Overview: Transfer RNA from Ascaphus montanus, 70 nucleotides, folded computationally. Rfam family: tRNA. The family's RNA type in Rfam is transfer RNA. Its family is annotated with triplet codon-amino acid adaptor activity in the Gene Ontology. The RNAcentral record of the sequence draws on ENA. The coordinates come from a structure-prediction model, not an experiment, and the mean pLDDT is 80. Taxonomically the source falls in Ascaphus (Eukaryota, Vertebrata, Euteleostomi, Sarcopterygii).
[in-house]
């Protein structure tokens, strides 16, 4: 030079119709107390623009992280 990738604290999903799941975290419940169990909560689209009635998704550019060739 080419490619591909960035979504909650981790790991993964999301046919342009507005972001979901499991662990983790934080409360209550049930337990003499801890575990199990079982309800309910908070926490997210790398970043700067474009199209569009609407963008995680399409397009530019830009950062970061892989990879391939040399």
């Nucleotide at each position: 030079a080419g490619a591909a990738a960035a979504u909650a604290g981790u790991a993964u999903a999301a046919u342009g119709g507005a972001a979901a799941u499991a662990c983790g975290g934080a409360g209550g419940g049930u337990u003499u107390u801890g575990a199990u169990c079982u309800c309910u909560c908070a926490g997210c689209u790398g970043u700067a623009g474009g199209u569009u009635c609407a963008a995680a998704u399409c397009c530019u550019g830009u950062u970061u992280u892989u990879u391939u060739a040399g």